[in-house]
RNA sequence: UCCCGAGUAGCUCAGCGGUAGAGCAGCUGACUGUUAAUCAGCGGGUCACAGGUUCGAAUCCUGUCUCGGGAG
Repeated sequence: UCCCGAGUAGCUCAGCGGUAGAGCAGCUGACUGUUAAUCAGCGGGUCACAGGUUCGAAUCCUGUCUCGGGAG
């Protein structure tokens, strides 16, 4: 320098054009002599950043940044 992959909740990840979800973690309640476990509920997101396409973008296109892998 070039090519490929990844970047979404505190963590691990799903979502592949039509209102962003799960598990774990956290908080509240129930249960229990207490804790744990279990059950019910709640909160938590500028979808790495900036543009573009589109009626509509986490999703498609371009550029940039970070991380990982590869070629030379």
This is a predicted structure of a 72-nucleotide RNA (transfer RNA) from a Dehalococcoidia bacterium. Rfam family: tRNA.